[in-house]
SAM riboswitch aptamer (S box leader) from Psychrobacillus insolitus, 108 nucleotides, folded computationally. The coordinates come from a structure-prediction model, not an experiment, and the mean pLDDT is 80. The organism belongs to Psychrobacillus, within Bacteria. The sequence was found by an Rfam model in a public genome assembly. Its Rfam family is "SAM riboswitch aptamer (S box leader)". Its family is annotated with regulation of gene expression in the Gene Ontology.

RNA sequence: UUCUUAUCACGAGAAGCUGAGGGAAAUGGCCCUUUGAAGCUUCAGCAACCUCUGACUUUGUCAGAAAGGUGCUAACUCCUACAAGGCAUUUGUCUUGAAAGAUAAGAU
Numbered sequence: 001u002u003c004u005u006a007u008c009a010c011g012a013g014a015a016g017c018u019g020a021g022g023g024a025a026a027u028g029g030c031c032c033u034u035u036g037a038a039g040c041u042u043c044a045g046c047a048a049c050c051u052c053u054g055a056c057u058u059u060g061u062c063a064g065a066a067a068g069g070u071g072c073u074a075a076c077u078c079c080u081a082c083a084a085g086g087c088a089u090u091u092g093u094c095u096u097g098a099a100a101g102a103u104a105a106g107a108u
Base pairs, nucleotide, nucleotide: 002107003106004105005104006103007102008101013043014042015041016040017039021032022031023030028079029078044073045072046071049069050068051065052064053063054062055061056060077100082097083096084095085094086093087092
């Protein structure tokens, strides 16, 4: 880099440095932000993918733990776009799915 599988309506922020953008990209919105964005550092926290412990009907399921490897700590992946369908009937709205993306584990 690519592929496969699983998950994505829960949860969890302070300080220091710095100083203008940010919410992945593209469309249209909406929102955050000098009462300090993004980034970096420190500490703290959340979760439970890997991990660990135990039980059982043992290629797994369930319960518990959080020392270690990751991840995360505004808004459903912020909403939307593409397809199908329902309602409403010019504009709207709802549901499902796909695509894209994120994270983990494995493979390459």